The RNA shown here (Fluoride riboswitch aptamer (crcB RNA motif)) has 80 nucleotides and comes from a Gemmataceae bacterium.
RNA sequence: UCGCUCCGAGGCGAUGGGGUUCGCCGUUAACUGCGGCUGUGUCGCUCACGCGCAUCGCCGCUGAUGACCCCUACCGACGC
Numbered sequence: 001u002c003g004c005u006c007c008g009a010g011g012c013g014a015u016g017g018g019g020u021u022c023g024c025c026g027u028u029a030a031c032u033g034c035g036g037c038u039g040u041g042u043c044g045c046u047c048a049c050g051c052g053c054a055u056c057g058c059c060g061c062u063g064a065u066g067a068c069c070c071c072u073a074c075c076g077a078c079g080c
Stems, first nucleotide, its partner, number of pairs: 010025004016071006033061005039055003043052003
C1' cells in the first nucleotide's frame, strides 16, 4: 500500500416522533412505492406483425409502520 474476513461507532427498510422486534448495510453501502401512455435501445423472443425487459418524459393511485403499539400531522364519515 492492496485484498479478504471478523468486530464496532452507527446507519437503512417510498412522508414525522417514541418504544419493542425482525431484516439489511457498514461509507464504493443498505434505501429511493405502484399503475398507465408516448418515445428510445445498451438487450431478449418472433418468419413477420409485434411482445417482454430497461430507460427518458408525462399523467394517475395507495400508505405517516419493515412489522406491532402509541403520539403528532393529514383525509373521510357520524354525533355534540
Background: Model confidence (mean pLDDT): 76 of 100. Taxonomically the source falls in Gemmataceae (Bacteria, Planctomycetota, Planctomycetia, Gemmatales).